[in-house]
């Protein structure tokens, strides 16, 4: 210098003009008025996918069922989130990224396309190997056919065929036996809080894959959601007590009219509770919902996008800019 990996942050600014919503103060012409002051969206306010707070309903105890979670340690109110680590796989020269994770799948059931004799049962005889018997042929090495028995070593199929290589043994074979290697289990030592890692020894133990099929083990989980829910409370209807008067004709008297006095006008009280108001509800905040527009300058001013009970996460969208650490390549001193 070029290319790359990864973390953090910002996400238009200043001024002016005209507007919008909440609150406070003041004014008088008391109007949903006017003036001044002050505050007024985001990193995701989004999706509503997780976890909570809060609220109401439900709940004797226990069990079954269902759903979710699942390596280890830590953070947290909690989480399926975050941080660090372990083991294994994949990509990259690397920095780094990404996926997987309880069950040695021997508690049990199930599945494993096509091909193949056989796909998991101490299984498979297609091509084959070996031995015996009988028959046939023979150039006397042997070959062919049938029958019976023993073989998983070779060939072949497949993503996968029941550890691998070599040797011994055997009629031929086989962890049947041995050496080494691989895996697994057990024991001990060392390091680590742990998952786990390294080492030594023992055991022929050699048990395929899938648990994102059921299942098993451990853990968690009652339901609905702020239109949750709560407070106050006209009118109408209801109940109780009192009750012979009550109302209208603008103030008083008379008069007239209407409703009542067994079918009770009217007044007062009571409980539930509708409309409505308020709380829940916020250092923006409600009421179907304000947070905007224009101009100038800043090289250009442009991304995604707009709160509705409140938090913690995840996911998705996002033009551009600032910055830390690290890796690779080339050059120079």
């Nucleotide at each position: 210098a070029g290319g790359g990996u990864u973390g953090g942050c910002c996400g238009g600014g200043u001024c002016a003009a005209c507007g919008c919503g909440g609150c406070c103060u003041g004014g008088c012409c008391u109007g949903a008025c006017c003036a001044g002051g002050u505050c007024g969206a985001g990193g995701a306010a989004a999706g509503u996918c997780c976890g909570c707070a809060c609220u109401c309903c439900g709940c004797a105890g226990a069990g079954c069922g269902c759903a979710c979670c699942g390596c280890c340690g830590g953070a947290u109110a909690a989480c399926g989130u975050c941080c660090g680590g372990u083991a294994g796989g994949c990509g990259g020269c690397a920095a780094c990224g990404u996926c997987u994770a309880g069950g040695a799948a021997c508690a049990g059931g199930g599945c494993c396309a096509c091909a193949g004799a056989g796909a998991a049962g101490c299984g498979c005889a297609u091509u084959g190997c070996c031995c015996g018997g009988c028959g046939g042929c023979g150039c006397c090495a042997g070959c062919c056919g049938c029958c019976g028995a023993g073989c998983g070593a070779g060939g072949g199929u497949g993503a996968a065929a029941c550890g691998g290589u070599g040797g011994g043994u055997u009629a031929a074979g086989c962890g049947c036996c041995c050496a080494c290697c691989a895996g697994c289990g057990c024991g001990c030592c060392u390091g680590g809080c742990a998952a786990c890692a390294g080492g030594c020894g023992c055991g022929g133990c050699u048990g395929g894959g899938c648990a994102u099929c059921c299942c098993c083990c451990g853990g968690u989980g009652g339901g609905a959601g702020c239109a949750a829910g709560g407070u106050c409370a006209a009118g109408c209807a209801g109940g109780a007590a009192c009750g012979a008067g009550g109302c209208g004709c603008g103030g008083c008297u008379c008069g007239c009219g209407c409703c009542g006095u067994u079918u009770g006008a009217g007044u007062u009280c009571c409980g539930g509770g509708u409309a409505g108001a308020c709380c829940g509800c916020c250092g923006a905040g409600a009421g179907a919902g304000a947070u905007g527009u224009u101009g100038a300058c800043c090289u250009a001013a442009a991304a995604c996008a707009g709160a509705a009970u409140g938090c913690g996460g995840c996911u998705u969208a996002u033009g551009g800019g600032c910055u830390g650490a690290c890796c690779c390549u080339g050059g120079g001193a």

The RNA shown here (Bacterial RNase P class A) has 333 nucleotides and comes from a Pseudomonadota bacterium. The sequence is in RNAcentral, with records from ENA. The gene name in the source record is rnpB. The coordinates come from a structure-prediction model, not an experiment, and the mean pLDDT is 78. The source organism's lineage runs through Bacteria, Pseudomonadati and Pseudomonadota. Its Rfam family is "Bacterial RNase P class A". Rfam classes the family as a ribozyme. About the family: Ribonuclease P (RNase P) is a ubiquitous endoribonuclease, found in archaea, bacteria and eukarya as well as chloroplasts and mitochondria.